[in-house]
RNA sequence: UGACAUGCGGCGGGAGAGUCCCGUUCAACAUUUGUUGGUCGGGCGCCGUAGGAGCAAUUCCUCCCCGGGAAACUCUCAGGCCCCCGUACCGCCGCGAAGAG
Numbered sequence: 001u002g003a004c005a006u007g008c009g010g011c012g013g014g015a016g017a018g019u020c021c022c023g024u025u026c027a028a029c030a031u032u033u034g035u036u037g038g039u040c041g042g043g044c045g046c047c048g049u050a051g052g053a054g055c056a057a058u059u060c061c062u063c064c065c066c067g068g069g070a071a072a073c074u075c076u077c078a079g080g081c082c083c084c085c086g087u088a089c090c091g092c093c094g095c096g097a098a099g100a101g
Stems, first nucleotide, its partner, number of pairs: 001101001006096008018044001020043004025038005045081003051077001052075003058071005
C1' cells in the first nucleotide's frame, strides 16, 4: 500500500397475507336507532423477509465413513395481514478493526 470477507452508518431498490365476523368506545351523517370511518378486545382464517426454534424433509458446506454445521429451507412461539412504518436480501459510498499479496 492493500484484495477477499466482516461490524456500524448513509442513500437507493425491495414483498407476502381478511380492513372477514362479533362486541366496546369516539366522531360524522340521517332522524327509524340505523349507516360510515377510527381506536381497543375477542373469534376464525391467512402470510413468511424483524426476531426465534429445528435439522424430520429440501438445498448448501465440511468429513474416508459415521456424523456435524448452516440456510432465502421447514415450523409459525412471537410478529404481521387498508395505507404508512417495519422488514431479510441486493447495490453504492464512508468509517473502524483484521489482513492475503